Predicted 3D model of a 743-nucleotide part of an RNA (large-subunit ribosomal RNA, domain II) from a marine eukaryotic metagenome. The RNAcentral record of the full RNA draws on MGnify.

Context: one part of a larger RNA
RNA sequence: GCCAACGAGUUUGUGUAUGCUGCAGACUAAGCGCCUUUGGCGUGGAGUCUUAGGGAAACCGAGUGUUAAUAGCGCGAACACUAUUCUCAAUAUUGAUGCCGUCCAUUGGCGUCAGUAUUGAGAAUGAUUAAUUGUAGUAUGCACAAGACCCGAAGCCAAGUGAGCUUACCAUGGGCAGGGUGAAGUCCGCAGAAGUGCGGAUGGAGGCCCGAACCGGUUGGUCGUGCAAUUCCAUCGGAUGACCUGUGGUACGCAGUGAAAAGCUAAUCGAACUUGGUAAUAGCUGGUUCUCUCCGAAAUAGCUUUAGGGUUAGCGUCACAUGUUCCUUUUGGGGGUAGAGCACUGGAAGGUGAGAAUAGGGGGAAACCUCGUCUCUCCUACCAAACUCCGAAUACCAGAAGUUAAAGUGUGGCAGUUAGACUGUGGGCGCUAAGGUCCAUUGGUCGAAAGGGAAACAGCCCAGACCCACAUCUAAGGUCCCCAAAUCUACAUUAAGUGCAAGUAAGGAGGUAAGAUUUCUCAGACAAUGAGGAGGUUGGCUUAGAAGCAGCCAUCCUUUAAAGAUAGCGUAACAGCUCACUCAUCAAGAGAUGUCGCGCCGCAGAUAAUCGGGGCUAAAUGUAGUACCGAAGGUUGGGAUUAUACAAUGUUUCGGCAUUGUGUAGUGGUAGGAGAGUAUUCCUAACCGCAAUGAAGCAGUAUCGUAAGGUGCUGUGGAGCGUUGGGAAGUAAGAAUGUUGGC
Numbered sequence: 001g002c003c004a005a006c007g008a009g010u011u012u013g014u015g016u017a018u019g020c021u022g023c024a025g026a027c028u029a030a031g032c033g034c035c036u037u038u039g040g041c042g043u044g045g046a047g048u049c050u051u052a053g054g055g056a057a058a059c060c061g062a063g064u065g066u067u068a069a070u071a072g073c074g075c076g077a078a079c080a081c082u083a084u085u086c087u088c089a090a091u092a093u094u095g096a097u098g099c100c101g102u103c104c105a106u107u108g109g110c111g112u113c114a115g116u117a118u119u120g121a122g123a124a125u126g127a128u129u130a131a132u133u134g135u136a137g138u139a140u141g142c143a144c145a146a147g148a149c150c151c152g153a154a155g156c157c158a159a160g161u162g163a164g165c166u167u168a169c170c171a172u173g174g175g176c177a178g179g180g181u182g183a184a185g186u187c188c189g190c191a192g193a194a195g196u197g198c199g200g201a202u203g204g205a206g207g208c209c210c211g212a213a214c215c216g217g218u219u220g221g222u223c224g225u226g227c228a229a230u231u232c233c234a235u236c237g238g239a240u241g242a243c244c245u246g247u248g249g250u251a252c253g254c255a256g257u258g259a260a261a262a263g264c265u266a267a268u269c270g271a272a273c274u275u276g277g278u279a280a281u282a283g284c285u286g287g288u289u290c291u292c293u294c295c296g297a298a299a300u301a302g303c304u305u306u307a308g309g310g311u312u313a314g315c316g317u318c319a320c321a322u323g324u325u326c327c328u329u330u331u332g333g334g335g336g337u338a339g340a341g342c343a344c345u346g347g348a349a350g351g352u353g354a355g356a357a358u359a360g361g362g363g364g365a366a367a368c369c370u371c372g373u374c375u376c377u378c379c380u381a382c383c384a385a386a387c388u389c390c391g392a393a394u395a396c397c398a399g400a401a402g403u404u405a406a407a408g409u410g411u412g413g414c415a416g417u418u419a420g421a422c423u424g425u426g427g428g429c430g431c432u433a434a435g436g437u438c439c440a441u442u443g444g445u446c447g448a449a450a451g452g453g454a455a456a457c458a459g460c461c462c463a464g465a466c467c468c469a470c471a472u473c474u475a476a477g478g479u480c481c482c483c484a485a486a487u488c489u490a491c492a493u494u495a496a497g498u499g500c501a502a503g504u505a506a507g508g509a510g511g512u513a514a515g516a517u518u519u520c521u522c523a524g525a526c527a528a529u530g531a532g533g534a535g536g537u538u539g540g541c542u543u544a545g546a547a548g549c550a551g552c553c554a555u556c557c558u559u560u561a562a563a564g565a566u567a568g569c570g571u572a573a574c575a576g577c578u579c580a581c582u583c584a585u586c587a588a589g590a591g592a593u594g595u596c597g598c599g600c601c602g603c604a605g606a607u608a609a610u611c612g613g614g615g616c617u618a619a620a621u622g623u624a625g626u627a628c629c630g631a632a633g634g635u636u637g638g639g640a641u642u643a644u645a646c647a648a649u650g651u652u653u654c655g656g657c658a659u660u661g662u663g664u665a666g667u668g669g670u671a672g673g674a675g676a677g678u679a680u681u682c683c684u685a686a687c688c689g690c691a692a693u694g695a696a697g698c699a700g701u702a703u704c705g706u707a708a709g710g711u712g713c714u715g716u717g718g719a720g721c722g723u724u725g726g727g728a729a730g731u732a733a734g735a736a737u738g739u740u741g742g743c
Base pairs, nucleotide, nucleotide: 001743002742003741004740005739006738011146012145013144014143015142016141017140018139019138020137021136022135023134024133025049026048027047031043032042033041034040035039053060054059063075064074065073066072083125084124085123086122087121088120089119090118091117092116093115094114095113096112097111098110099109100108149287150286152284156277157276158275159274160273161272167251168250169249170248171247172246173245174244175243176241178210179209180208181206185202186201187200188199189198190197191196214238215237216236219234220233221232253269255265256264257263290677291676292675293674294673295672300313301312302311303310304309314417315416316414317413318412319411320410321409322408324406325407327402328401329400330399331398332397333396339390340388341387345384346383347382349380350379351378353376354375355374356373360371361370362369363368420446421445422444423443424441425440426439427438428437429436451462452461453460466639467638468637469636471635472634473633477629478628479627480614481613482612486626488625489624490623491622492621493620499616500615507601508600511598512597514595516593517592518591519590520589528585529584530583531582532581534558535557536556539553540552541551564579567578568577569576640667641666642665643664644663645662646661647660648659649658650657651656678732680729681728682727683726684725685724686723687722689721690720697716698715699714700713701712702711703710704709
């Protein structure tokens, strides 16, 4: 790692909500008795809840508490429905009667009395058929207390076990090749009066030297699923000592021992190990097992020893209630944002004028002049989140109307969420940096959303997947090939592979296209070629020199078609070569400025390394147009399902429910809410169920169901098993560095 088995919301009590059942006031608990004794039946009204509340209580009571209060206020009661009776009002009607009207009758109008019926209001009485309500049981959801969905700490405490490892000590034994050095002392000799000194010999000291055993472990290598949970090789330290070592003993966990490293105390040490408390606790991580249907979030606010946790609200769902309150349109409102403006408050530029104790600089002998300083008026042009003479769009509030499809609101049950992300728009911080950060827009998408496009690409563009279809139309985006569809049409531009994705500057340039303004030009322009470009004069000054051309001053006149007292190169100075200017040849356009389109340089990196690729001169760019392709979007055909409306049938406790058909609207989905089912094991009743004429299990195959799953047949297997109605759970496996076994 794979396979198999095992593996996680349980049980009890209490409370609460909802459903169902019993009773109408409900229920018994312990105990007791009986029986066929894991239990059942009976008895038992003690007690609990309810029938009244208020108060801390005494207590009072439809009231009560507060208070001096009879006030006020708090918490309560009363209110509903049905039946009966009574009262009042309205309407209708019948009978009697008065008046009006009519010739009379019928009929009509107004009024009074009595009766009846209906409706409305009020009061009283009564009861429980229904509803409400109460109570007990039961099921389910949730909460609380318990191990409380499962696994997981490091730890804390208690009682014990350890010094056969190691630390220190005690007792008693053992070990240290060889070599070197040569202390004290002693002896002898010499010297000396002596202390003593010198020399020689002897001697054999030392945490002395070199170096084996032995003890250690310096450096490097080796090893590093090792020979080895610390080794091996080379090298290295100590090696008569604070040495090494055998045996026996002593000292321990709130402790011992420690030449001290928090070292060591049995491969364990900043508090050993074992067992127990113990399923410690874990606001943390991981895991949490079948199916389908309906709806479907949040990443916000307040508080929090709070910030990765809670709680309340917000947003979800389910039930009940209300019945358009939601939403859209329209009408009417208040505002001080965007913008704009300078009327206030401030800022800041230029100018005119006026004033001033006019700082300071310059000039002048001084008066004073000039530049400038401060304040104010006026003019011109401006700026502002904390300015406003003004002032929208949206949004918000109220009224009315509309929409029959979707809402809104209230009460209650159950949640989850409170790490958000990018993008558009308006802003703060930052650098008008960030895939930055913080708000707003309860904007959009992702989150929780698949499909098409953007080469690939949660957040961009298009578009919201119930299922099936080898039908069709489109969106974004595309149409040479990869690759579905135009090598489409028209007119331009680009020559740079610019470009075909995004994104790069200042600056530079007779690249090229299109507008605009303007100058010269057959009285000959521009370019080119030929010729001239002179004289006074080497102008004057300066200078060694200065002759057009170092510098200063002046810059005239003449001859001319034209020619500067010279625009540049040059010489020591001259010389020399050009230019301006002129003529001729030639022949028709030639310049200058500015705008704008597309290109060029500027422009340097690591695969040849990229437009997604091939490649393209359009298959690039711009403008216009037609056709086609293109999605799980729309449409078409068939099917399933949810809600709702209608119809029919059946049923009913008359509230509804079920089936069928038709119409309308739906059916993406994480956390989560609600509903309906499948399967497993066991119990119970029935099937007088199945089974050696072959049960379960296993394998194959066919078939039914939207799915979980079911059924038939065949083989294997060799003894039990199922269906239906109820009931109860050790009830579903792919994940937990899961546990055990196998490979």

It matches the Rfam family "Bacterial large subunit ribosomal RNA".